[in-house]
RNA sequence: GGGCCUGUAGUCUAGUGGUAAAACAGUGCAUUCGCAUUGCACAGCCGGCGGUUCGAUUCCGCCCAGGUCCA
Numbered sequence: 001g002g003g004c005c006u007g008u009a010g011u012c013u014a015g016u017g018g019u020a021a022a023a024c025a026g027u028g029c030a031u032u033c034g035c036a037u038u039g040c041a042c043a044g045c046c047g048g049c050g051g052u053u054c055g056a057u058u059c060c061g062c063c064c065a066g067g068u069c070c071a
């Protein structure tokens, strides 16, 4: 330098055009003499910039980051 793959919450992963989700973690409440456990509730996220579309996490282009292969 080139090919391919990936990028979603603090972490790990679903979601393939129409309201963004689960688990763990976090906060609050209940339960307990207290802690833990458990139950309920809450907060928190689509790598960036453009394009297509009535509508983009999703499709397209470029860039950025990571992985892998070639040189």
Stems, first nucleotide, its partner, number of pairs: 001070007010024002013021001018054001026042005047063005

Predicted 3D model of a 71-nucleotide RNA (transfer RNA) from Candidatus Moranbacteria bacterium RIFCSPHIGHO2_01_FULL_54_31.
Its mean pLDDT, the model's own confidence on a scale to 100, is 84.
NCBI's taxonomy places the organism under Bacteria, Bacteria candidate phyla, Candidatus Moraniibacteriota.
It was read from a public genome assembly.
Rfam family: tRNA. Gene Ontology term of the family: triplet codon-amino acid adaptor activity. It is annotated as a transfer RNA. Rfam describes the family as follows. Transfer RNA (tRNA) molecules are approximately 80 nucleotides in length.